The part of an RNA shown here (large-subunit ribosomal RNA, domain I) has 591 nucleotides and comes from a Polyangiaceae bacterium. The prediction has a mean pLDDT of 82. It matches the Rfam family "Bacterial large subunit ribosomal RNA".
Context: one part of a larger RNA
């Protein structure tokens, strides 16, 4: 020095394990904020670095409820307390809630700094306590140029908005990489991003739709599957792609403008036109037009509605100038409906969920092994419970629980009585008032439709132009006609449907410390960067700490050797197993 074989060191693979995630399913909730949010900074403890709770009332206070002996958090121990007068612990309802943060009293380089700011206590001072931001909105007053006004200005509000949120939604703008094998229409893509807004869903929605060819037929929107990769569009390239229909899901339909009466206020006209109709009597700022409000009315496509005229339609009541009749008005009664729209808020009652909890069956051995019985044996029992977890090894019968039952003072959520609210004439005939206007529609130029300008219908902006009121309009993929069908220019609606940051309850042919979140551990932590930003690494003693009393070497070390614990200490906190590299150590061969 090499080969080997034995022992070790070092290392930390591996097999086990699981505090941790991933992923899904039903359910719940879908938000919080000037009643000051999400997020933070500083504090808070008998001694406290971190973490966690809390806020100068500070690991806390009250009240109300559950439970029952311990309790003062992670976290020992020290020192001091609490507690069967119910502590601690869980659940409800308050109370406190420093400072910055929308941050709002003025200002700042977030957690500071400044009002002899205005009230109010207080001793005028010092100190405490509230209050003071901006905009909309309403309400009051004052009030130019200009005389009424209007602007503007003040003042007050028990209003309101604002800022945070994971995805889903709508709307306003809006790429490029890429494919076309290059590349310009074209794709990617209305994506990805930017901004606004909103809700638990949003958006869409009660036919100016479809359809069907001279014959029908359907009936509000979503949303699935099929129609279908069809018919179509395309430098007819690359691609891009429907609709009718049919099947299911869930189902709901309403309200308005206007004509016309009425009430009001302002104009502008006017003194008898007029006081609901007929007839007598009788009144005198009441008439007419016009614009605004409010209330009745009406809301429709076999067209509808106003107005007027006839016919018919429970009770009572009551007013219009006065009387009688009809009108028309309230009240009761039948009936109808009703809190997501169609009008709109409660209280009661009581039912069922939720937020603490509670009851809850049956097993032994002087037996073996072992340190340890849940494992062998032997002999039993429960079972609407043999899910799961623990317990010194693998327990239906130790333990927790589990199946099945019971259970809320207080607050939430849901139905459901009652109360409460709201609504109520039919039919026929005249008559020609009304039926959403800078609208429809045309032209130019554009965008959307599966449709790239095309024969190019529909839908929606810009700019120009510009109707009609039922003998009216629209549409049926150029346009005409015939026929069918619908009623545009206002408004609102639940379910079905997306999603999931957060609760709860289960589950996995998910992962088990280089995996699984980036993080099972004080992680968005340490660290790094001027800053957007980037970002780790790290789990396991043992069944219990029983974590080594004593003694010995040593530096009053570090280690280590006895001894002791314990089934093991080659299980000794650097700790569970304990590969390999790589370092020795004792030996055997060869050189």
């Nucleotide at each position: 020095g090499g080969c080997g074989c034995a022992c070790g060191g070092u290392g930390g693979a591996u097999g086990c394990c699981u505090a941790g995630g991933c992923g899904a399913u039903a359910a719940g909730a879908g938000g919080c904020g000037a009643g000051g949010a999400a997020g933070g900074a500083c504090g808070u403890g008998g001694a406290c670095a971190g973490c966690u709770g809390c806020g100068a009332a500070a690991a806390g206070c009250u009240c109300c409820g559950g439970u029952u002996a311990g309790c003062c958090g992670c976290u020992a121990a020290c020192a001091g307390g609490c507690u069967u007068u119910g502590a601690c612990c869980c659940g409800g309802a308050g109370a406190u809630c420093u400072c910055c943060g929308a941050a709002u009293g003025a200002g700042a380089c977030a957690a500071c700094u400044c009002g002899c700011g205005c009230a109010g206590g207080g001793a005028c001072u010092a100190c405490c306590u509230g209050c003071c931001a901006a905009c909309c909105g309403g309400c009051g007053g004052u009030g130019a140029a200009u005389u009424c006004a209007u602007a503007g200005c003040c003042g007050c509000c028990u209003g309101g908005u604002a800022g945070c949120g994971a995805a889903c939604c709508c709307a306003g703008g809006g790429a490029a990489c890429u494919g076309a094998a290059a590349c310009a229409u074209c794709u990617a893509a209305g994506u990805a991003c930017c901004u606004g807004g909103a809700g638990g869903a949003a958006g869409a929605g009660a036919a100016a739709g479809c359809a069907a060819a001279u014959c029908a037929g359907c009936g509000a929107u979503u949303c699935c599957c099929c129609u279908a990769g069809u018919a179509g569009c395309g430098g007819c390239g690359a691609g891009c792609g429907a609709a009718a229909g049919g099947g299911g899901a869930a189902c709901a339909g309403c309200c308005u403008a206007a004509a016309c009466c009425g009430a009001u206020u302002c104009a502008g006209u006017g003194c008898a036109a007029g006081c609901g109709u007929a007839c007598c009597a009788g009144c005198g700022u009441u008439g007419c037009u016009g614009a605004g409000u409010c209330g009745g009315g009406g809301u429709c496509g076999u067209g509808g509605g106003a107005u007027c005229c006839u016919u018919c339609u429970g009770a009572g009541g009551g007013u219009g100038u006065g009387g009688u009749a009809c009108c028309c008005c309230c009240u009761c009664g039948a009936c109808g409906a009703g809190u997501u729209a169609c009008a709109a808020a409660g209280g009661u009652u009581u039912u069922g969920c939720g937020u603490a909890a509670u009851c809850g069956a049956a097993c032994g051995g002087u037996c073996c092994u072992g340190g340890a019985a849940a494992g062998g044996c032997c002999g039993g029992c429960c079972a609407u419970a043999g899910a799961c977890g623990g317990u010194g090894a693998c327990a239906g019968c130790c333990c927790g629980g589990u199946a099945g039952g019971u259970g809320a003072a207080a607050c939430g959520c849901a139905g459901a009585g009652c109360u409460c609210u709201c609504g109520u004439g039919a039919a026929g005939g005249a008559c020609a008032c009304c039926c959403g206007a800078g609208u429809a529609c045309c032209g130019c130029a554009g965008g959307a439709c599966a449709c790239g300008u095309g024969c190019a219908a529909u839908c929606c902006g810009g700019c120009g132009g510009g109707a009609a009121u039922c003998u009216g309009g629209g549409a049926a993929g150029a346009c005409c006609a015939u026929u069918u069908u619908c009623c545009a220019a206002g408004g609102c609606u639940a379910a079905a449907u997306a999603c999931u940051a957060c609760u709860u309850a289960u589950c996995g042919a998910c992962c088990g410390a280089u995996a699984g979140u980036g993080a099972a551990c004080g992680a968005g932590u340490a660290c790094c960067g001027c800053g957007a930003g980037g970002g780790a690494a790290a789990g396991g003693u043992g069944a219990a700490a029983a974590g080594u009393a004593c003694c010995c070497c040593g530096g009053u070390u570090a280690g280590g050797g006895g001894a002791g614990u314990g089934a093991a200490a080659u299980a000794g906190u650097a700790u569970c197993u304990g590969a390999a590299a790589c370092c020795g150590u004792g030996u055997g061969c060869c050189u």